[in-house]
RNA sequence: AAAGUAGGAGAAACAGUCGCGCUUUAGAUGAAAAUUUAGAGUGAGGAAAGUCCGAGCUCCACAGAAUCAGGGCGCCCGGUAACACCGGGGCGGAGUGAUCCGAUGGAAAGUGCCGCAGAAACUAUACCGCCCGUCUUUGGCGGGUAAGGGUGAAAACGUGGUGUAAGAGACCACGGCUGUCGGCAGUAAUGCAGGCAGUGGGUAAACCCCGCCCGGAGCAAGGCCAAAUAGGGGAACAGGGGUCGAUUCGCCCCGCUAUGAUUCCCGGGUGGGCCGCAAAGAAUGAUCGGGCAACCGAUCAUCAAGAUAAAUGACUGUUGGUCUCGCCUAUGGCGGGAUUACAGAACUCGGCUUACCUCCUGCUGACAAG
Repeated sequence: AAAGUAGGAGAAACAGUCGCGCUUUAGAUGAAAAUUUAGAGUGAGGAAAGUCCGAGCUCCACAGAAUCAGGGCGCCCGGUAACACCGGGGCGGAGUGAUCCGAUGGAAAGUGCCGCAGAAACUAUACCGCCCGUCUUUGGCGGGUAAGGGUGAAAACGUGGUGUAAGAGACCACGGCUGUCGGCAGUAAUGCAGGCAGUGGGUAAACCCCGCCCGGAGCAAGGCCAAAUAGGGGAACAGGGGUCGAUUCGCCCCGCUAUGAUUCCCGGGUGGGCCGCAAAGAAUGAUCGGGCAACCGAUCAUCAAGAUAAAUGACUGUUGGUCUCGCCUAUGGCGGGAUUACAGAACUCGGCUUACCUCCUGCUGACAAG
């Protein structure tokens, strides 16, 4: 070098030409809305993605908490607004190792389940074998036996002994495991050593038990303005003359109609528009301090994408990175060629997961050489 493992950084830079969104200034057109021209400012990410968790925000429900149902989480300590996230530690497992993985409370409360194989998968059980008895004796039958064989991921705790017809935690010694009691170390999980009791297979991402947490829907939330057409409701739409009684009112005469594409008003919905929604907050960076760390505190500084079928781009040149080829004065230099990922905001944050190019650093074990 190659291999492995953990972490970090970047995501090209500059110039020119053309072009796009938003904001803004000035001019032009226009009654206005707006359009247009020129200038200035600004314009994606580490994942903007998946929409999987946790929040903000909005509306609805309840207005006091609890219970039930349902769901989620689950070793300990810490961090955080919160989390199923992060840091450190414990325990278990994988790896020679660096390191990685674990929904990692309870299986000694109860219920269920344990494919195939196997005699048997848990009130034990007898396929082979072993032992005893018996018979019609190369064997059959009855009984005992889990030490040996075989099956399985797993076979009733392991090894040795006593014992026995053969055997067996049946008994004994040592060890393992479980519970419990106090001791020591540790904030704790837990570990270490000991006493006593026991020897009960696994599975809780099966029901369940224990502890903690949780109201629902989501920016298509929600608020405002509001067209044409259609439809709904309501109202209006005839007066003129006589000069008679007494000026408002009455009487008399003439005229009009709703079977109207009449007029006006109201509210709901649709298309559409505005707000929500763009500066500053659980923000980012630097320094200092605290902490193993996650993170916290102080000081200083920085920070205006906001589209709606959806802008943030394209081309050229130079430089840079990577790969490759050639040449040379060769740990390097010069020149040529190729390549420069994944992807793309859509109310906003914190995480997780997934996609992906390049570079750098720490560490690991082995080999070779010195």